Predicted 3D model of a 1496-nucleotide RNA (small-subunit ribosomal RNA) from an uncultured bacterium. The sequence is in RNAcentral, with records from ENA and SILVA. Rfam family: Bacterial small subunit ribosomal RNA.
RNA sequence: AGAGUUUGAUCAUGGCUCAGGACGAACGCUGGCGGCGUGCUUAAUACAUGCAAGUCGAGCGGACCUUUGCCGUUUGUUGCCGGUUUCCGGCGACAAAUGGCAACGGUUAGCGGCGAACGGGUGAGUAACGCGUGGGUAAUCUGCCCCCAAGACCGGGAUAACAGAGCGAAAGCGCUGCUAAUACCGGAUGACCUCUCUUUAUCGCAUGGUGAAGGGAGCAAAGCUACGGCGCUUGGGGAUGAGCCCGCGUUCCAUUAGCUAGUUGGUGAGGUAACAGCUCACCAAGGCGACGAUGGAUAGCCGGCCUGAGAGGGUGACCGGCCACACUGGGACUGAGACACGGCCCAGACUCCUACGGGAGGCAGCAGUAGGGAAUUUUCGGCAAUGGGGGAAACCCUGACCGAGCAACGCCGCGUGAGGGAUGAAGGCCUUCGGGUCGUAAACCUCUGUCUUUGGGGACGAUAAUGACGGUACCCGAGGAGGAAGCCCCGGCUAACUACGUGCCAGCAGCCGCGGUAAUACGUAGGGGGCGAGCGUUGUCCGGAAUUACUGGGCGUAAAGGGCGUGUAGGCGGCCUGUUAAGUCAGGCGUGAAAACCCCGGGCUUAACCUGGGGACUGCGUUUGAAACUGGCGGGCUUGAGGGCAGGAGAGGAAAGUGGAAUUCCCGGUGUAGCGGUGAUAUGCGUAGAUACCGGGAGGAACACCAGUGGCGAAGGCGGCUUUCUGGACUGCACCUGACGCUGAGGCGCGAAAGCCAGGGGAGCGAACGGGAUUAGAUACCCCGGUAGUCCUGGCCGUAAACGAUGGGUACUAGGUGUGGGAGGUAUCGACUCCUUCCGUGCCGGAGUUAACACAAUAAGUACCCCGCCUGGGGAGUACGGCCGCAAGGCUGAAACUCAAAGGAAUUGACGGGGGCCCGCACAAGCGGUGGAGCAUGUGGUUUAAUUCGAUGCAACGCGAAGAACCUUACCAGGUCUUGACAUCUUCCUGACAGGUGUGGAAACACACUUUUCCUUCGGGACAGGAAGACAGGUGGUGCAUGGCUGUCGUCAGCUCGUGUCGUGAGAUGUUGGGUUAAGUCCCGCAACGAGCGCAACCCUCAUCCUUAGUUGCCAGCGGUUUGGCCGGGCACUCUAAGGAGACUGCCAGUGACAAACUGGAGGAAGGCGGGGAUGACGUCAAAUCAUCAUGCCCCUUAUGGACUGGGCUACACACGUGCUACAAUGGUGGCUACAAAGGGAGGCGACCCUGUGAAGGUGAGCAAAUCCCAAAAAGGCCAUCCCAGUUCGGAUUGUAGUCUGCAACUCGACUACAUGAAGCCGGAAUCGCUAGUAAUCGCGAAUCAGCAUGUCGCGGUGAAUACGUUCCCGGGUCUUGUACACACCGCCCGUCACACCAUGGGAGUCGGAAAUGCCCGAAGUCAGUGACCCAACCGUAAGGAGGGAGCUGCCGAAGGUGGAGCCGAUGACUGGGGUGAAGUCGUAACAAGGUAGCC
Repeated sequence: AGAGUUUGAUCAUGGCUCAGGACGAACGCUGGCGGCGUGCUUAAUACAUGCAAGUCGAGCGGACCUUUGCCGUUUGUUGCCGGUUUCCGGCGACAAAUGGCAACGGUUAGCGGCGAACGGGUGAGUAACGCGUGGGUAAUCUGCCCCCAAGACCGGGAUAACAGAGCGAAAGCGCUGCUAAUACCGGAUGACCUCUCUUUAUCGCAUGGUGAAGGGAGCAAAGCUACGGCGCUUGGGGAUGAGCCCGCGUUCCAUUAGCUAGUUGGUGAGGUAACAGCUCACCAAGGCGACGAUGGAUAGCCGGCCUGAGAGGGUGACCGGCCACACUGGGACUGAGACACGGCCCAGACUCCUACGGGAGGCAGCAGUAGGGAAUUUUCGGCAAUGGGGGAAACCCUGACCGAGCAACGCCGCGUGAGGGAUGAAGGCCUUCGGGUCGUAAACCUCUGUCUUUGGGGACGAUAAUGACGGUACCCGAGGAGGAAGCCCCGGCUAACUACGUGCCAGCAGCCGCGGUAAUACGUAGGGGGCGAGCGUUGUCCGGAAUUACUGGGCGUAAAGGGCGUGUAGGCGGCCUGUUAAGUCAGGCGUGAAAACCCCGGGCUUAACCUGGGGACUGCGUUUGAAACUGGCGGGCUUGAGGGCAGGAGAGGAAAGUGGAAUUCCCGGUGUAGCGGUGAUAUGCGUAGAUACCGGGAGGAACACCAGUGGCGAAGGCGGCUUUCUGGACUGCACCUGACGCUGAGGCGCGAAAGCCAGGGGAGCGAACGGGAUUAGAUACCCCGGUAGUCCUGGCCGUAAACGAUGGGUACUAGGUGUGGGAGGUAUCGACUCCUUCCGUGCCGGAGUUAACACAAUAAGUACCCCGCCUGGGGAGUACGGCCGCAAGGCUGAAACUCAAAGGAAUUGACGGGGGCCCGCACAAGCGGUGGAGCAUGUGGUUUAAUUCGAUGCAACGCGAAGAACCUUACCAGGUCUUGACAUCUUCCUGACAGGUGUGGAAACACACUUUUCCUUCGGGACAGGAAGACAGGUGGUGCAUGGCUGUCGUCAGCUCGUGUCGUGAGAUGUUGGGUUAAGUCCCGCAACGAGCGCAACCCUCAUCCUUAGUUGCCAGCGGUUUGGCCGGGCACUCUAAGGAGACUGCCAGUGACAAACUGGAGGAAGGCGGGGAUGACGUCAAAUCAUCAUGCCCCUUAUGGACUGGGCUACACACGUGCUACAAUGGUGGCUACAAAGGGAGGCGACCCUGUGAAGGUGAGCAAAUCCCAAAAAGGCCAUCCCAGUUCGGAUUGUAGUCUGCAACUCGACUACAUGAAGCCGGAAUCGCUAGUAAUCGCGAAUCAGCAUGUCGCGGUGAAUACGUUCCCGGGUCUUGUACACACCGCCCGUCACACCAUGGGAGUCGGAAAUGCCCGAAGUCAGUGACCCAACCGUAAGGAGGGAGCUGCCGAAGGUGGAGCCGAUGACUGGGGUGAAGUCGUAACAAGGUAGCC
């Protein structure tokens, strides 16, 4: 960085698709290790269980525990004393238990304090000051923390815990009694605190702020202690955090255009920490909106992340900032802070408990469960670190956090071994069978130890202690190549190819597209390519896409200029000057959080990752300055614009009047049988007098000539003449104004035709309609009629291919030539003329532009300004909605779905019921046929056991087949063979095989008898047979796998190349043009110059002559003769067959261009290519042939091969082609009689002679042929006969008897004789051949062949007619034109109908959703009122008061109920069109003049 895809090819337009990167991913296959990250995108669904917010005993009273001390009680032991001495008593000590008090220590339910508003989660809501950014707060608050100043005095009354007795299942609750405080209350003191008053200083952008002095009123506190301190109160300041306000920015829809009642403002009051309609009362009527209000849809916002060259686009996971939310909705309380995730109250839904009375709950905290889903983890460890709360602290709490676990989900790193190793092993695959390849790959040898395994040591993280991670990272030793590779792709894009299988099947596919028997595209294998613990697929985003174009696109014809004007908002705007500083530019300052990104470093072995510094953060604010440009303000100017004066031009508009020609009608006249109309008819009109002609009249519409790519108008449009009214443009002068200008979203107006409404009018024309034609049909084209309409007035409609398919304005940029209007100059006596200039309107053309075509001063050129419009085709200018309209309809204007294109310009062809030129037996002019008959032959069809196969428009059909009785033969039936009928090779055996005879058999075949090898170095070989194996064989398939050969266009004159030139290119030029020719034949011209394959010539043959030669040919002259060139002889002639000559437009004349050439002539046997043949360019038809042959692949292998007998290819209701014979007198028949050429002949031709009516037979001369034979040529000629008839025409058919060939004529040969004697009397539509030795006619020969031609190929005889001409039919050539064709007109293609499927509109309705609204009800709760009931603190001796509360009431108020209206979605009998779908129906609309030009 591009590539594929529209075409036969090209360029451009334009869409679709691909290669890249990314991901919180998922799915498929696969999976070794480590590090660092990440992990419910869906159901803001529901949640079991555990944990996630507590802490302080140094605030307080209790309770409990331990220890100690003291005082008791009881028991035991013991000492002393006493006594009635197994015992009892007293005192003391010790031990145990127990009670009380005190103290130290510990624990903590409650009161109290702080925290719980942080941290953690989620993104439902929100389009908003929510967020971002920058400001403001002179309109504010701020616990804990820091600093400063001042202070803490005197009192009081309760209450929980606790105790008692109760209620309740529980949750829990109330009653009585006691008690403490850093809980609560009263009083004192009190400042620079608050309020208020007075005086005053100073500052500010406004309200106003700050300060000083004085007076008045009001208001504080709490203690604990280990004595270190920690707390408390008031005020000021700081820090932090928060509230509020503002500028700017922040998605889509205008098919959402109007919204708004506390709404906007004011005054007053209330309220808040604070401003404010924040709330209330009153007053005013405002406020917002195309610079997009309101409504709807969607959405948390940002730093960033992904992509991109950038500008942009997309996105908002993780990390960080802000916001919002915490089951749903509402509410307040507490507090410094909440309207509060793990608080409270109420309502609702749901779940759970219940003794049915009543209660409890909220994972969008961490784990986890169910569900949903394509999909997302452990009910882990620890507070060791970091951080948070409480505490003086120890410490406690902390699912924040730190770690571990799971998951290839991502990024990064490492490994799965390294070196050697050729018999290039085995094996696989391919193969041209030689080999190639997997492949040094393996084996094998020598090594190494990263990961892994195992043993040992063992951190940093915490510089004193404390380590969940963790015996982890890391280090050392040992062992062994051992445990570790897959996935995708291989037609092009796009790196990588073969085989087999399959056979439009199965399948692939991102796009183009692959698959119908040789698939590099499906599946498998081998091989290869790519990446690699991953690889592919799917989804999404950016890119490529300049395919929304700011950077960076367009609008004549590809999509796209509004039908035209006027003008509002807006955008843009002339010259000079002053000022300002909004834009603009420069500097400074602030901010732009951190992280991320980039650069330079550092730390983990490296990297990912982490980290230090710098940069960047393109922005915003503020300040200082600059003043060119843009803007603002002021002054001036005249060239833009407008006005004035003077002129001329015009189908410009409106109204009124008026004129002639023509059509039609009416009246009158003349006049008679037709008129009219068409391709041709007919309908129609006309004897009731038409048409035609003349005269008169009526009426409507349109204005011939002039008339002109002439004029006017903004466009639509405007055409006789006159008048009136009126718009605009142009020219001249340079008098006035002084930028007054340009464009123009909306708006307003105008706007052809058709159409609509109302009233007139109506001659002609003429939708609809009627009739006549045409036609397969003809609801058309043509004809005869004819209503709306066309005309006028008034009102609608508002569209067009409303086009120059080209918006408007200004300026600039070579020329030439017309034309309309004006002005000036020159010249002239004058009209012309000529020159200059302005405005308009055409053509040509340069630069330039353009994809090309083309445009080119009237731009599609060069620039600027403004508006409109486009973004693939179809669906569709459709649906829905809205606006307009009387309606018709118009304007605005989608989506689903579907396609890989649709479309533009140009190119080469092909084609045209386009044009020009030219040719051909193409037509025409002629002659003879075919089509009718009979027969022959081929084909189709049918039949059959088989009727073998092929050929199928011309270009198959007397074709392959130059010859089917067997054979041929490929087909059918039957009986048979299996290395085979045929080829080669190997191994083994035998020595013959063949032949002859016989038997069986239909034959093949089988059996029997008989006869019978060669060479030899003796090993064997040749040959033959047998057995086995390789193989043979196939007329089996594919001519659409092929070679070769062939047909056809077409013996048509064409088809190409090199170089050059032109074109972006396909391509063009040459090869076109003017002549000419049979010809691209030749000449001339020419950006072409040459060349090749074709044409022609060279070849064969015929026609003339010459030379040579003279047998088998010939015979002029000579001789002989049997009269036959027979003989001698001769080769002159004919002829034969070899070589030459000859013809070249060479000569003459004319025409032509002085050419090529043509016309005519001379000479000549022949004259303009002398006749005929051979010869077939590049190519076309997937033309024909696999059955001539060859051949790839496939198929058969005791058969699809081989041999054999018989049958079939010969069938027969029919149809077609090609022929033969005829239909007769130009003839038939009989007799006589002439004249050829070219061929063939030995298994042959066969003479003469004889026999037979004949076919033929017998005999056999001659001849391997210029000698002999076939062989008679026939038509012709002469004579005779027939006399127009189904015949003396015609010969089919049939019968009988024969001949010949052959192994054999039944199916199924030819011929002969006799007999029979059919159809047929010249052929419908249609169609074929032929232009001269031709057609026609006549016979002869040959190939094939045993026999069998009416066929085929040749040969000669006789021997015409006609061609004016190129209009038409067919084919061809060339130039040109149109094209929507390119498989190329046998093309393409349209619409209805029928069928299937898909999405969609309408639809009586039905169901659901969200939001708003009227009314009703009204929870909790704030506020307000009341407060008769209740109450400790203060006052009071008391009564009572002050104050507070319950309760009640009111306003507001969620949920709920109800009503109507609108919106969105789903669904709906039926219905409308649309799309898609190899081979349905009907027609033929369009593309060519598409057969009626097409289109709007």